[in-house]
Molecule: transfer RNA
Organism: Deltaproteobacteria bacterium
RNA sequence: GGGCCCGUGGUCUAGUGGUUAUGACAACGCCCUUACAAGGCGUGGAUCACCGGUUCAAAUCCGGUCGGGCCCA
Repeated sequence: GGGCCCGUGGUCUAGUGGUUAUGACAACGCCCUUACAAGGCGUGGAUCACCGGUUCAAAUCCGGUCGGGCCCA
């Protein structure tokens, strides 16, 4: 340099054009316990990497940029 794949809460992740973006772990609060852990209930937390385009409507489709991974040179 070229090809392919990926980028979504603190971490991992679901989603493949259509109501308010899913779940787990973690954090916080309450219950339980003499207390802690485990367990139960709940709460907060997202620029869907960035810019632009298509569309009535974009995390999703298209182009470009950035970052990461694999392969080739």